RNA sequence: AGGCCAGGUGGCCGCGGCGGGGCGGCGUCGCGUCGCCCGUGGCGGCACGCGAGGCAUCCCGCUGAGGAAAGUCCGGACACCGCAGAGCAGGGCGCUGGAUAACGUCCAGCCGGGGAAACCCGAGGGAAAGCGCAACAGAGAGCAGACCGCCAGCGGCCUCCAUCGCGGAGGUGCGGGCAAGGGUGAAACGGUGGGGUAAGAGCCCACCAGCGGUCCUGGUGACAGGGCCGGCUCGGCAAGCCCCGCCCGGUGCAAGGCCGAAUAGGGGAGCGCUUGAGGGUUGCUCGCCCGAUGCUCCCGGGUCACGGCCGCUAGAGGCGUCCGGUGACGGGCGUCCCAGAUGGAUGGCCACCCACGACAGAAUCCGGCUUAUGGCCUGCUA
RNA sequence: AGGCCAGUAGCUCUAACGGUUAGAGCACCGGACUCCAAAUCCGGGUGAUGGGGGUUCGAAUCCCUCCUGGCCUGCCA
Numbered sequence: 001a002g003g004c005c006a007g008g009u010g011g012c013c014g015c016g017g018c019g020g021g022g023c024g025g026c027g028u029c030g031c032g033u034c035g036c037c038c039g040u041g042g043c044g045g046c047a048c049g050c051g052a053g054g055c056a057u058c059c060c061g062c063u064g065a066g067g068a069a070a071g072u073c074c075g076g077a078c079a080c081c082g083c084a085g086a087g088c089a090g091g092g093c094g095c096u097g098g099a100u101a102a103c104g105u106c107c108a109g110c111c112g113g114g115g116a117a118a119c120c121c122g123a124g125g126g127a128a129a130g131c132g133c134a135a136c137a138g139a140g141a142g143c144a145g146a147c148c149g150c151c152a153g154c155g156g157c158c159u160c161c162a163u164c165g166c167g168g169a170g171g172u173g174c175g176g177g178c179a180a181g182g183g184u185g186a187a188a189c190g191g192u193g194g195g196g197u198a199a200g201a202g203c204c205c206a207c208c209a210g211c212g213g214u215c216c217u218g219g220u221g222a223c224a225g226g227g228c229c230g231g232c233u234c235g236g237c238a239a240g241c242c243c244c245g246c247c248c249g250g251u252g253c254a255a256g257g258c259c260g261a262a263u264a265g266g267g268g269a270g271c272g273c274u275u276g277a278g279g280g281u282u283g284c285u286c287g288c289c290c291g292a293u294g295c296u297c298c299c300g301g302g303u304c305a306c307g308g309c310c311g312c313u314a315g316a317g318g319c320g321u322c323c324g325g326u327g328a329c330g331g332g333c334g335u336c337c338c339a340g341a342u343g344g345a346u347g348g349c350c351a352c353c354c355a356c357g358a359c360a361g362a363a364u365c366c367g368g369c370u371u372a373u374g375g376c377c378u379g380c381u382a
Numbered sequence: 383a384g385g386c387c388a389g390u391a392g393c394u395c396u397a398a399c400g401g402u403u404a405g406a407g408c409a410c411c412g413g414a415c416u417c418c419a420a421a422u423c424c425g426g427g428u429g430a431u432g433g434g435g436g437u438u439c440g441a442a443u444c445c446c447u448c449c450u451g452g453c454c455u456g457c458c459a
Stems, first nucleotide, its partner, number of pairs: 001378005007353007015064008025055002028052006035046003066359001070370002073368005078252004085286004090248005095109005110124001111122004125243002130241002132237002147182002149178003154175002156172006190208006209233002211230008256310004266299006278290003301458002304456001317336008383455007392408004401439001409428001410426005432448005
């Protein structure tokens, strides 16, 4: 760096789901009836009989957690809302090419960084659009700057020499020139050598580094290599605002649908009734739609075991094999069915196996990331 | 299950836009006063800003990740 396993086997007991069978306990529905009650009658209720499926119970068979089921950090499926239109705001992503349902994920590369190496890491567009930031230290830190230092051609002043004319030498709490060296800092406006100069400096030259322009070659591309020109020569931060490009409607299975139970569909106040209150699951505006037995608030209530059923698990599914591709992945064929609970199942005991087994348990479902964690194998480097 | 917030001395809070050594009140500790305490006076910050990593010269502040704590969510009328 990559891959694999997640104690095994046997026995006994126990739990969830599905299927089959038994039993006739409970309630439901349908049909029937010399039946009974109310009633003009239809209809309805009660009782009995038959049938259907449900719950409970018993027996048999099959099946029953994970690599992370976790965090809920991303992306989708699915469902509903007014098919979600426009603008603003907001959020996310950001080298290139590809994979994918999609992604902030993955693969292959490029560039940069780390390492002796195997290899690892990177939120990696733009700082010549604009605004902004850089504490302390330091001379100077964003249209740079001069403390120490270097210079004495030049100005001022002082001292000395002097042939007292020109001038010469030395110096300076001044002015001037410079930016090589010292020093500060995370960062100080290219590096080395030579020329040049009062001293110096891309001031000039050679080489090197960088930047910009242009051309050639290779590559799909990021980019790489090279030629020429220009002395053009500091830069950093965008995980600060921002600019550019791309993406994003909202809400989450407590989505949502059906059934049942219950009644005080009550009272008061305010607003409004088409010139419309208030809504329509998006922060604002517009547009669109609904809207009068309407909306808001307060008071007082009801009911279900916090009721039942569906959604609910056959899927971007697993395994094997072949083909395409460097790979992520895609395609073909065969085969398998592999949890669906709702106080919530998957457990306990015994025996053996050199080994006493870590992290931890589904809850709409998938693809990732991250975190926790025991062991085994293989390859590579030192 | 889904969604949403917060974390700074022992407690309650402050630190505008990233800047030197993060402050304040109460509490606590030491000393003085007192026979001993309380009160009072004097002095002391006792913290790696929940943990880790990253961006930056520099992080309580910006970004990622983990941890801890808290809140909300049935029906009729």